The RNA shown here (c-di-GMP-I riboswitch aptamer) has 75 nucleotides and comes from a Desulfuromonadales bacterium. It matches the Rfam family "c-di-GMP-I riboswitch aptamer". Gene Ontology term of the family: cyclic-di-GMP binding. About the family: GEMM was predicted in a large-scale screen for bacterial structured RNA regulatory elements. The source organism's lineage runs through Bacteria, Pseudomonadati, Thermodesulfobacteriota, Desulfuromonadia and Desulfuromonadales.
RNA sequence: CAAUGUUAUUGCCAAACCUGUUGUGAGGCGGGGACGGAAAACCACGGGUCUCAUCGAGACAGCCGGGUUGCAUGC
Numbered sequence: 001c002a003a004u005g006u007u008a009u010u011g012c013c014a015a016a017c018c019u020g021u022u023g024u025g026a027g028g029c030g031g032g033g034a035c036g037g038a039a040a041a042c043c044a045c046g047g048g049u050c051u052c053a054u055c056g057a058g059a060c061a062g063c064c065g066g067g068u069u070g071c072a073u074g075c
Base pairs, nucleotide, nucleotide: 005071012037013036017032018031019030020029021028022027035062041068042067043066045065046064047063048060049059050058051057052056
């Protein structure tokens, strides 16, 4: 430096649900909460699902694939 990702430590994120707010809606954001996650960080490029005021425009990155980046005990 690169790969590997649990044998360790310190930590990190946060499903459902409740609540406030926002949106036509799928959903988003804040607080509580913790099902889970070794990229559950970011990107809508491909597939997929969902929404609508539908032939177009949106949503989901914790659906799958892909790309980029991050952390480091032991081997």